[in-house]
RNA sequence: GUCCCUGUAGUUCAAUGGAUAGAACAAGAGUUUCCUAAAUUCUAGAUCCAAGUUCGACUCUUGGUGGGGACA
Numbered sequence: 001g002u003c004c005c006u007g008u009a010g011u012u013c014a015a016u017g018g019a020u021a022g023a024a025c026a027a028g029a030g031u032u033u034c035c036u037a038a039a040u041u042c043u044a045g046a047u048c049c050a051a052g053u054u055c056g057a058c059u060c061u062u063g064g065u066g067g068g069g070a071c072a
Stems, first nucleotide, its partner, number of pairs: 001071007010025004018055001027043005048064005
């Protein structure tokens, strides 16, 4: 330099173009306990950026950007 894959919550992952983007772990608060742990209930938290297509985009298209890989 060329090509391919990939970017969603603090972490690991879901979501057929259509319900308020969901779950587990982690975090915070409550219940329980003499205290802690465990158990249990609740709470907050995310679509890499910009444009386009569409009635409707995490999803499709284009450009940028972060990460990984192959070739040179």

Transfer RNA from a Candidatus Nomurabacteria bacterium, 72 nucleotides, folded computationally.
The source organism's lineage runs through Bacteria, Bacteria candidate phyla and Candidatus Nomuraibacteriota.
It was read from a public genome assembly.
Rfam family: tRNA. The family's RNA type in Rfam is transfer RNA. Rfam's curators write: Transfer RNA (tRNA) molecules are approximately 80 nucleotides in length.